[in-house]
RNA sequence: GCCGGAGUGGCGGAAUUGGCAGACGCGAUGGAUUCAAAAUCCAUUGCCCGUUUAGGGCGUGUGGGUUCGAGUCCCACCUCCGGUA
Numbered sequence: 001g002c003c004g005g006a007g008u009g010g011c012g013g014a015a016u017u018g019g020c021a022g023a024c025g026c027g028a029u030g031g032a033u034u035c036a037a038a039a040u041c042c043a044u045u046g047c048c049c050g051u052u053u054a055g056g057g058c059g060u061g062u063g064g065g066u067u068c069g070a071g072u073c074c075c076a077c078c079u080c081c082g083g084u085a
Base pairs, nucleotide, nucleotide: 001084002083003082004081005080006079007078010026011025012024019068027045028044029043030042031041032040046058047057048056049055061077062076063075064074065073
């Protein structure tokens, strides 16, 4: 150089026939339980605006494109992994 694969919350990792993004687990926070703790159970847990309520907007490596609709399809680029000369 060429070919192939991967990139998603704090972490791992789902959502592949284009139709509710973040299921599930870990972690974190609050609570129950306990004399106290561990273990267990319950609830919450992306970001921003907002009267912090209601509601709205944004968000899948980066930038574009197709589409009513994109994590998913197309193009370019970045990073990592593998193959090949």

Transfer RNA from a Phycisphaeraceae bacterium, 85 nucleotides, folded computationally. It matches the Rfam family "tRNA". Rfam classes the family as a transfer RNA. Lineage of the source: Bacteria > Pseudomonadati > Phycisphaerae > Phycisphaerales > Phycisphaeraceae. The coordinates come from a structure-prediction model, not an experiment, and the mean pLDDT is 81.